[in-house]
Context: one part of a larger RNA
RNA sequence: GCCUACGAGUUACUCCUCUCUGGCAAGGUUAAGUGUUUUAAAGCACGGAGCCGAAGCGAAAGCGAGUCUGAACAGGGCGAAGAGUCAGAGGGGGUAGACGCGAAACUUUGUGAUCUACCCAUGACCAGGUUGAAGGUCCGGUAACACGGACUGAAGGACCGAACCAGUUGACGUUGAAAAGUCUUUGGAUGAGUUGUGGGUAGGGGUGAAAGGCUAAUCAAACUGAGAGAUAGCUCGUACUCCCCGAAAUGUUUUUAGGAACAGCCUGAGGUGGACUGUCUUAGAGGUAGAGCUACUGAUUGGAUGCGGGGGCUUCACCGCCUACCAAAUCCUGACAAACUCCGAAUGCUAAGACAUAAUACCUUGGAGUGAGGCUAUGGGUGCUAAGGUCCGUGGCCGAGAGGGAAAGAACCCAGACCAUCAGCUAAGGUCCCCAAAUAAUUACUAAGUUGGUUAAACGAGGUCUGAUUGCAUUGACAGCUAGGAUGUUGGCUUGGAAGCAGCCAUUCAUUUAAAGAGUGCGUAACAGCUCACUAGUCGAGCGGUCGGGCGUGGAUGAUAAUCGGGCAUAAGUAUACUACCGAAACUGUGGAUUUCCGACGUAAAGUCGGAACUGGUAGGGGAGCAUUCCGGUCCGCGUAGAAGGUGUGUUGUAAGACAUGCUGGAGCGUCCGGAAAAGCAAAUGUAGGC
Numbered sequence: 001g002c003c004u005a006c007g008a009g010u011u012a013c014u015c016c017u018c019u020c021u022g023g024c025a026a027g028g029u030u031a032a033g034u035g036u037u038u039u040a041a042a043g044c045a046c047g048g049a050g051c052c053g054a055a056g057c058g059a060a061a062g063c064g065a066g067u068c069u070g071a072a073c074a075g076g077g078c079g080a081a082g083a084g085u086c087a088g089a090g091g092g093g094g095u096a097g098a099c100g101c102g103a104a105a106c107u108u109u110g111u112g113a114u115c116u117a118c119c120c121a122u123g124a125c126c127a128g129g130u131u132g133a134a135g136g137u138c139c140g141g142u143a144a145c146a147c148g149g150a151c152u153g154a155a156g157g158a159c160c161g162a163a164c165c166a167g168u169u170g171a172c173g174u175u176g177a178a179a180a181g182u183c184u185u186u187g188g189a190u191g192a193g194u195u196g197u198g199g200g201u202a203g204g205g206g207u208g209a210a211a212g213g214c215u216a217a218u219c220a221a222a223c224u225g226a227g228a229g230a231u232a233g234c235u236c237g238u239a240c241u242c243c244c245c246g247a248a249a250u251g252u253u254u255u256u257a258g259g260a261a262c263a264g265c266c267u268g269a270g271g272u273g274g275a276c277u278g279u280c281u282u283a284g285a286g287g288u289a290g291a292g293c294u295a296c297u298g299a300u301u302g303g304a305u306g307c308g309g310g311g312g313c314u315u316c317a318c319c320g321c322c323u324a325c326c327a328a329a330u331c332c333u334g335a336c337a338a339a340c341u342c343c344g345a346a347u348g349c350u351a352a353g354a355c356a357u358a359a360u361a362c363c364u365u366g367g368a369g370u371g372a373g374g375c376u377a378u379g380g381g382u383g384c385u386a387a388g389g390u391c392c393g394u395g396g397c398c399g400a401g402a403g404g405g406a407a408a409g410a411a412c413c414c415a416g417a418c419c420a421u422c423a424g425c426u427a428a429g430g431u432c433c434c435c436a437a438a439u440a441a442u443u444a445c446u447a448a449g450u451u452g453g454u455u456a457a458a459c460g461a462g463g464u465c466u467g468a469u470u471g472c473a474u475u476g477a478c479a480g481c482u483a484g485g486a487u488g489u490u491g492g493c494u495u496g497g498a499a500g501c502a503g504c505c506a507u508u509c510a511u512u513u514a515a516a517g518a519g520u521g522c523g524u525a526a527c528a529g530c531u532c533a534c535u536a537g538u539c540g541a542g543c544g545g546u547c548g549g550g551c552g553u554g555g556a557u558g559a560u561a562a563u564c565g566g567g568c569a570u571a572a573g574u575a576u577a578c579u580a581c582c583g584a585a586a587c588u589g590u591g592g593a594u595u596u597c598c599g600a601c602g603u604a605a606a607g608u609c610g611g612a613a614c615u616g617g618u619a620g621g622g623g624a625g626c627a628u629u630c631c632g633g634u635c636c637g638c639g640u641a642g643a644a645g646g647u648g649u650g651u652u653g654u655a656a657g658a659c660a661u662g663c664u665g666g667a668g669c670g671u672c673c674g675g676a677a678a679a680g681c682a683a684a685u686g687u688a689g690g691c
Stems, first nucleotide, its partner, number of pairs: 001691006011096003015093010027052003033046005056063002066078004099237002102234001106227003110223002117201009126191001128160003131156001135152006164188003170183003203219001205215003240625006250263005264370002266367007275360001277356008290343001291341002297337002302332003308326002310323004373398010403414003418592004423588002429582003432567003438579001443575003451569002459554002463551010480538005486511003491505003517532001521530002593615001595613007626680001628677006635670001637669002645664008
């Protein structure tokens, strides 16, 4: 992992509540128990104790269809104006383990020191080698000691190193040979050494050269039984089918925030009876968008005027004078505001009427779930007019929604799937191939593979097409070519030099001219030289400037090597726009089914026929069924001429399923009407077994 079996809303109650069925009814009902019948987990009869109801109000005395409060014959509170009760079944609740499994823990009774920690008693063990303390002897030495030397001696938590004990390094091992090892290497190895046997200390206790270590592969409190099915607002799981409806992720409060209570939204039943919704008309409330501000509050550009102040002048002082200074208020001008408003919509909201629709709305009551929401469009707050951010409002969708399109994609676009169909027509989107349908048609543009669905900026550029406007032009424009481009003069100044061309100055003048600047650039040390402006000739028709628009271009940069979905495409790109076609579970055709309503038949119900509308669906509510086991009745059912079970085949039902039959099997099993449940498995890191 698979298969088989088992595996989760049960049971009890003098409990509460609602619904249905039945009995009796202002009443209803017995409990324990007693009697009796008959094979009896029973029936019938008795038994009125008790319980509920028929009257309430008040703390109570008490009064009573009233009563309490109160001075009240006031007002107000709670009541009265006809239905209960018993039994059965079901939906919820309560109390119990209460749908199942699951803690970490707590309390208590015991069991453990054969592992390990420490201790006690009694034993055992430590190859070999090295060093050579004290002491001693002899000799030397001293007054005597001291002291020195040699020899002896054999001390040491001494040295090296086996056994033994330990476990430093590395490798291996890691479903191991092993739930801690093997190999290599290493530490101790006469000691605080190692070890055998016997004994002691026990769970908030022991023991600990202390690591929260060890205390039987278990330790920040062992293990075992019991309380005990502890508790778990948490996680997981919770089993057959079909049909109808169908949410929420919000508000308030919460030792509350992943839980609850009440409300909101869903569903079943009953009732009211058209009360809902939409459009139009009319009448309203309101201060948003916008706008405005000599209409307030505040903020504010420039100008005018200048209360007041600063500075300067003057003066004994007062007064006075001046000002590229600041500046109130006023005027002109421009312009701002969520917490400004002289104004002020559209929508939305309220009410009435009309029309449309016939679905809704509201009330009472049984049952819920939800109370983590998300994206998108839009009005805003916050943030950076950041976020797949966050917080509100209003729509849509996902959630709980399949289908087609967007290559692929919860939410975008189209569109809401009852079933069948080898029928049709469309939506979004498409029509060269992958890939269904145009290698269709019109007019332009693009040359960048731009583009062809991720998005690219500021800024730059005689890319190209196009629009507007303006200037020059056959009295010859623009470009090219030929020629000229001079003189006073090297203007003056400056300077080493400054001659058109370092710099400064300027009535930058004048002359000759067709024209030629006291000079546009290159150049020289300065000249020179080459050019330009300007002019003539040649040529012969358009040439320039400015401002827009379209499509392109540079800017352009990321980590495997590349991509429009791909192939590829000069259209199969872009813009315009026409006609065909393709394209979905949309719509339609044909056949069939469900639900609800209406009509007809039918006494009613059931049913049949016709019509209309409907039939996506998570949590969840409601309805109708299938199957399993057992029981009562029934068919006086089936069965060795083959039951159940197993394994195939066929038929049938919307489904759960059912029926028939072949083979196997070898003794029991079913139909129908009811009843009762240990009543349906894919999941719970489910339990057991098998493979």
Molecule: large-subunit ribosomal RNA, domain II
Organism: bioreactor sludge metagenome